[in-house]
Molecule: c-di-GMP-I riboswitch aptamer
RNA sequence: UCUAGUUAAAAGCAAAGCUGAAGUAAUUCAGUGACGCAAAGCUAUAGGGUCCAAUAAGGAUAGCCAGUUGCCUAA
Numbered sequence: 001u002c003u004a005g006u007u008a009a010a011a012g013c014a015a016a017g018c019u020g021a022a023g024u025a026a027u028u029c030a031g032u033g034a035c036g037c038a039a040a041g042c043u044a045u046a047g048g049g050u051c052c053a054a055u056a057a058g059g060a061u062a063g064c065c066a067g068u069u070g071c072c073u074a075a
Base pairs, nucleotide, nucleotide: 004073005072012037013036017032018031019030020029021028022027035063041068042067043066047065048064049061050060051059052058
């Protein structure tokens, strides 16, 4: 450096539900919670998918795929 991460260690994130707030909605934010996650970090002006809205414009999702950067690592 690459590969790998299963019964190692340290650190991290946080689904559903519930409470409050925003939104037509999808959904988002805060608290609680802990299903899971080796990128469940970041990116939705330029890829595909899905969802909302609908005359349409437009919006949401990266915890769907993807792109990109990166931490730890015992046997």